Model confidence (mean pLDDT): 84 of 100. The RNA shown here (small-subunit ribosomal RNA) has 1477 nucleotides and comes from uncultured Brevundimonas sp.
[in-house]
RNA sequence: GAGUUUGAUCCUGGCUCAGAUUGAACGCUAGCGGGAUGCUUUACACAUGCAAGUCGAACGGCAGCGCGGACUUCGGUCUGGCGGCGAGUGGCGAACGGGUGAGUAAUAUAUCGGAACGUGCCCAGUAGCGGGGGAUAACUACGCGAAAGCGUGGCUAAUACCGCAUACGCCCUACGGGGGAAAGGGGGGGAUUCUUCGGAACCUCUCACUAUUGGAGCGGCCGAUAUCAGAUUAGCUAGUUGGUGAGGUAAAGGCUCACCAAGGCCGCGAUCUGUAGCUGGUUUGAGAGGACGACCAGCCACACUGGGACUGAGACACGGCCCAGACUCCUACGGGAGGCAGCAGUGGGGAAUUUUGGACAAUGGGGGAAACCCUGAUCCAGCCAUCCCGCGUGUGCGAUGAAGGCCUUCGGGUUGUAAAGCACUUUUGGCAGGGAAGAAACGGCGUCGACUAAUAUUUGACGUCACUGACGGUACCUGCAGAAUAAGCACCGGCUAACUACGUGCCAGCAGCCGCGGUAAUACGAAGGGGGCUAGCGUUGCUCGGAAUUACUGGGCGUAAAGGGCGCGUAGGCGGAUCGUUAAGUCAGAGGUGAAAUCCCGGAGCUCAACUUCGGAAUUGCCUUUGAUACUGGCGAUCUUGAGUAUGAGAGAGGUAUGUGGAACUCCGAGUGUAGAGGUGAAAUUCGUAGAUAUUCGGAAGAACACCAGUGGCGAAGGCGACAUACUGGCUCAUUACCGACGCUGAGGCGCGAAAGCGUGGGGAGCAAACAGGAUUAGAUACCCUGGUAGUCCACGCCGUAAACGAUGAUUGCUAGUUGUCGGGCUGCAUGCAGUUCGGUGACGCAGCUAACGCAUUAAGCAAUCCGCCUGGGGAGUACGGUCGCAAGAUUAAAACUCAAAGGAAUUGACGGGGGCCCGCACAAGCGGUGGAGCAUGUGGUUUAAUUCGAAGCAACGCGCAGAACCUUACCACCUUUUGACAUGCCUGGACCGCCACGGAGACGUGGCUUUCUCUUCGGAGACUGGGACACAGGUGCUGCAUGGCUGUCGUCAGCUCGUGUCGUGAGAUGUUGGGUUAAGUCCCGCAACGAGCGCAACCCUCGCCAUUAGUUGCCAUCAUUUAGUUGGGAACUCUAAUGGGACUGCCGGUGCUAAGCCGGAGGAAGGUGGGGAUGACGUCAAGUCCUCAUGGCCCUUACAGGGUGGGCUACACACGUGCUACAAUGGUAACUACAGAGGGUUAAUCCUUAAAAGUUAUCUCAGUUCGGAUUGUCCUCUGCAACUCGAGGGCAUGAAGUUGGAAUCGCUAGUAAUCGCGGAUCAGCAUGCCGCGGUGAAUACGUUCCCGGGCCUUGUACACACCGCCCGUCACACCAUGGGAGUUGGUUCUACCCGAAGGUGGUGCGCUAACCGUAAGGAGGCAGCCAACCACGGUAGGGUCAGCGACUGGGGUGAAGUCGUAACAAGGUAACCGUA
Repeated sequence: GAGUUUGAUCCUGGCUCAGAUUGAACGCUAGCGGGAUGCUUUACACAUGCAAGUCGAACGGCAGCGCGGACUUCGGUCUGGCGGCGAGUGGCGAACGGGUGAGUAAUAUAUCGGAACGUGCCCAGUAGCGGGGGAUAACUACGCGAAAGCGUGGCUAAUACCGCAUACGCCCUACGGGGGAAAGGGGGGGAUUCUUCGGAACCUCUCACUAUUGGAGCGGCCGAUAUCAGAUUAGCUAGUUGGUGAGGUAAAGGCUCACCAAGGCCGCGAUCUGUAGCUGGUUUGAGAGGACGACCAGCCACACUGGGACUGAGACACGGCCCAGACUCCUACGGGAGGCAGCAGUGGGGAAUUUUGGACAAUGGGGGAAACCCUGAUCCAGCCAUCCCGCGUGUGCGAUGAAGGCCUUCGGGUUGUAAAGCACUUUUGGCAGGGAAGAAACGGCGUCGACUAAUAUUUGACGUCACUGACGGUACCUGCAGAAUAAGCACCGGCUAACUACGUGCCAGCAGCCGCGGUAAUACGAAGGGGGCUAGCGUUGCUCGGAAUUACUGGGCGUAAAGGGCGCGUAGGCGGAUCGUUAAGUCAGAGGUGAAAUCCCGGAGCUCAACUUCGGAAUUGCCUUUGAUACUGGCGAUCUUGAGUAUGAGAGAGGUAUGUGGAACUCCGAGUGUAGAGGUGAAAUUCGUAGAUAUUCGGAAGAACACCAGUGGCGAAGGCGACAUACUGGCUCAUUACCGACGCUGAGGCGCGAAAGCGUGGGGAGCAAACAGGAUUAGAUACCCUGGUAGUCCACGCCGUAAACGAUGAUUGCUAGUUGUCGGGCUGCAUGCAGUUCGGUGACGCAGCUAACGCAUUAAGCAAUCCGCCUGGGGAGUACGGUCGCAAGAUUAAAACUCAAAGGAAUUGACGGGGGCCCGCACAAGCGGUGGAGCAUGUGGUUUAAUUCGAAGCAACGCGCAGAACCUUACCACCUUUUGACAUGCCUGGACCGCCACGGAGACGUGGCUUUCUCUUCGGAGACUGGGACACAGGUGCUGCAUGGCUGUCGUCAGCUCGUGUCGUGAGAUGUUGGGUUAAGUCCCGCAACGAGCGCAACCCUCGCCAUUAGUUGCCAUCAUUUAGUUGGGAACUCUAAUGGGACUGCCGGUGCUAAGCCGGAGGAAGGUGGGGAUGACGUCAAGUCCUCAUGGCCCUUACAGGGUGGGCUACACACGUGCUACAAUGGUAACUACAGAGGGUUAAUCCUUAAAAGUUAUCUCAGUUCGGAUUGUCCUCUGCAACUCGAGGGCAUGAAGUUGGAAUCGCUAGUAAUCGCGGAUCAGCAUGCCGCGGUGAAUACGUUCCCGGGCCUUGUACACACCGCCCGUCACACCAUGGGAGUUGGUUCUACCCGAAGGUGGUGCGCUAACCGUAAGGAGGCAGCCAACCACGGUAGGGUCAGCGACUGGGGUGAAGUCGUAACAAGGUAACCGUA
């Protein structure tokens, strides 16, 4: 930086991703080289080999080898004489180097200091190195043992051991003195002396040795500072802390011991527990930080586990010793041996980590005089893509854009200059040839020095000559042939660069997060293509980053997580003004140190790079020292403004105790009085004739204090309300005085702390958990009612929590105002008031702040100080542990597991059993119906071979169907066809058509008859038709949830939007809200809005009035004429059909503040949209339709296609919708008689065409009828190929139910309802349906409380799939982690006691004993043995703590469709919530 909470927004907040890193591992893949790394796990066990030896110039010697010599029987034997040397004595080394990280939170490490020390080898100085002695290995002779090994006797040497002498330094001292060393070896020499003639003495050189001093380097010790987590570890400590003395050590010291004192450490975290080697550094990061401590380097610790010392300069010793333990091996069973955390290697463990290699050539180490020897240190090689770096897998040209693949709109596109082809190159690999550096020393010779008497020896420098290479014939160079030997991996929905077709169909699968997959998947699988990295790529794990998500740099706490319920106050932190001093903090300079390596900069060397190397810088730190003195601190002095005191006033439900009062409720007594009272939505339980309720009087008791009363007062908070008194805390104002920083905050601590609750004792009127009863209800353990106990009250003692809230810690300063109110003061004309000031308490509001809401001198603004608290949701304020409590419980306070959110504020909707305003045949007022009957028709259901399919609340149900006997027809049964009933293309034949016969139910099949198309460039072409093969046709098959189109619905409701501007961080708002008005977002006014669009209205059609024009088929006033507008004639009227006019709140009055408008009136055919129609905004319902049509995808292809016959869609216990006809007298029947409109028929104002109701007359007389007509019988007509299933009509006969219809429900506001007939489409025939037409022609509307639907504003919301929403808890089932748990198993630790190996120390030392003393006896000294304390392992008993398992049990979490209710969200239907019982 991005993704992810939402319909959208801003914020908070977590989760996730992109980066870098790695001692890595896994999957796929793999050409080469260079440089590095390589058991992170079992400090598990180890076969085998090697890893520490060397010195003969310390010694005695000579096992083995070689040389020489002697002897020889030629087989050999002897000989240390020589080269040398096994074993041994002795010296030095083995304490280094190498490994590992178990232990260790300080006996360690890092940095900086210190004093009381040691030091082999090395360097320098000084002084020495004289003279003796006794042993002992080896060896030899025996003996024991399986072995390991051991014992006895005898011989021998030394640089082994022991005295003596000497003692400049040295050590001890009582200052008199006393004590203590040594070792020799080798080379050379020639004067002198001796000689056993070998040599020795002597001189000299050198290496050793002794004593001592100093140094270097190394080591031991002490101090300061720093170094992980846990307080659910708060107290720890007996040699503990100090002193004196002694012992001990190389050395200070309780290091050890005796005595004395009672100290020492700790909130700046002791003790305990867990974890851990520390550092330079590594990694990440802008940095500050965080994580880590492989390789390399420094330090420490360890060496099978535990303990111990010896030797030594150095060890309490990886490849030494002793003991104990575990394990392994050998054994003759008696006893022995061993320690890879050295290098290789093996087993085991594990996701996982290499060769039982070469060489001492180099560097370094040990020994040696040296040559040299040893060296798994080291240098090299081997294995592994484990990491870093480099190179290659070709280069150029090459379009017909080849083939193939994939996609396609079928045109093409893409793979793609890619390939092929042509030309070129040869890194790498192969073959062949050449071929380094790493090598300098030691050694030989020469020159010049040093030592010396010396040209000996030895040695330094220089020159020169040879020798020495594991790697390795390696690096590198040259030549040859030949594109020849060399590319993969993950990804392609967003984050995140990269898309298409196919398969699959919530399956298989993917997934880092969000999320994909339920038939058109860019998200799964595989393919083509693409973007990425590349000998690698991806995945997984760990770390840092992003994460300002622990915030020092750099966060927060009104509502998101977060202010302690409130105060007092300890430690601590912070602190007013002035002067002086100091120099701790601070700042500056200098010095020391901060190892090297690493990082960084600049060079250099490998062809480059990685890598190596040189120089510099850096190492931000610590220490020492010299300065500075502003600020902070310390010390001293002073000041008054902070804080406080005094004095004078003032307000107050501040607190505690005691007393007093009146009203009301209840109860008791008495009186009056009579039948109810009480209670509720309605009731009942309850009280009352034994006298209630009501009312009057009197009395009792307890509790609370009306009015005053007020966002008024007081208090730290909780809280405090009648009155009086006593005691008492705090506050405010004013005036001058006093004191002189005395202040602020406050971890722990102490105190106060509503209600409920607990304990003891009182009290108890009213109210009232629990409980009882009555209701309500599906239930009602509730809400409502009647009762009612704890409790509420008092005293004392506990509890210590609340939504203890201003959800806002305390203190201080600063930063516009306006307006109330409480308390006090001052000023003014002083009447009321005004101004001003201090302290409280409210409202509004600027700047500023805030995510917004909001806060705003009473801050949530700007700053300062101190305290408390937060770090995703759930689990959980829970478990365990501790503390407190009588208990209830409080407080402190996790983890496993689980989710990708949880949350705040605001926005737009939707919704509310929220509110306001308004409208509608919505209700009301009326008229007529439906629901009851019969029938018609549609639907459900049932039935059936089939009863084709669709439509489903309103908005399906006389709907698609404007008309199913066949057809329609899609369904069923049977028969039948397969390029097809229909389209296009190809080949081929022929005209086709038509007619007849036979078979068949028919489709169809077979046969016959008739006929010989048109055009022509004469090749052929076209239409029609028969046959054939293939592309294809065909489908009322599926998906209306893939679609177009069309339609319904809200709704003819008045709404829905946009541009610019403005406001808001933003979603959005404004406009469109408000006041009026309207049928209307209609119009007016106002207004940060101004305009506009789709809707409304108007424009269109029709009806109503008039005019003009026209006058046939229509008309007939006037004039003739006729049976008849029939015929002349007329153009006036009606009418027809074209064009105009007319109505606009235009006029008048009233009303409306104005306006818009409304009300009334006039005129007018018509009056306020004149009536009716057409016209349906943005959108909603995944509404309806794939069976009108069109269409994507899927499916069928001798069938899901085509044809035919018959059947079915017409069935019938039943239920519903829509209708028709009725139930009758406002009627039926009969007769006579009048008046329409519109439409249709190819033409027709001519035909359909007699309208009916109405009217007149007659009859019927209240009945199941002269009502009603169903049903049934029979006869007939019509249509049609055909009326059986299954048409319509007519005649005669039959004459069912039905006497006005329960709950419920529908339509209608005027030419309307009601009623009457007429016409049309469809149609061969078939309407009670549908669409139209006219005739007759009402009643009612007070009004908007209620039901339904809708519109606008507002409010709440946990809803947004939007209340048919959301959502809680128990129970049942499955899984997961966890608490308790009788106990059980193990680890660790403490206390007490027992045991007491090895060992050193102390004591003893009767046994043994070479050096010294002593003539001797003996002594000194020493050793074994024995004893004591200490002590490892082990044991017993009892605690603490941690972990594992555990029958059973508790809650918790998770899980598409389980059960019961409905607690919360709206007034959520009883407002919700907090604490408590």

RNAcentral holds the sequence, with entries from ENA and SILVA.